[in-house]
RNA sequence: GCCCUUGUAGCAUAGCCUGGAUGGUGCGUUCGGUUGCGGUCCGAGAGGUCGGGAGUUCGAAUCUUCCCAAGGGCG
Numbered sequence: 001g002c003c004c005u006u007g008u009a010g011c012a013u014a015g016c017c018u019g020g021a022u023g024g025u026g027c028g029u030u031c032g033g034u035u036g037c038g039g040u041c042c043g044a045g046a047g048g049u050c051g052g053g054a055g056u057u058c059g060a061a062u063c064u065u066c067c068c069a070a071g072g073g074c075g
Base pairs, nucleotide, nucleotide: 001074002073003072004071005070006069007068010027011026012025013024020058029045030044031043032042033041051067052066053065054064055063
């Protein structure tokens, strides 16, 4: 220098290929219930510019493009 893969909440992970309404799940966290207290269990809630910009489209986590970061391959 070229090519490939990955990037989604504090952590982990689905959804992307095949665009569609408020992006789910588990752990964690907050509140409440249960308990003599705690844990377990039950209920409810908060938390996401989907790595960043631009483009296509009525509509983008998803398609295109550039950039950033991590990993791998070739030279």
Predicted 3D model of a 75-nucleotide RNA (transfer RNA) from a Candidatus Woesearchaeota archaeon. It matches the Rfam family "tRNA". Gene Ontology term of the family: triplet codon-amino acid adaptor activity. Rfam's curators write: Transfer RNA (tRNA) molecules are approximately 80 nucleotides in length. The family's RNA type in Rfam is transfer RNA.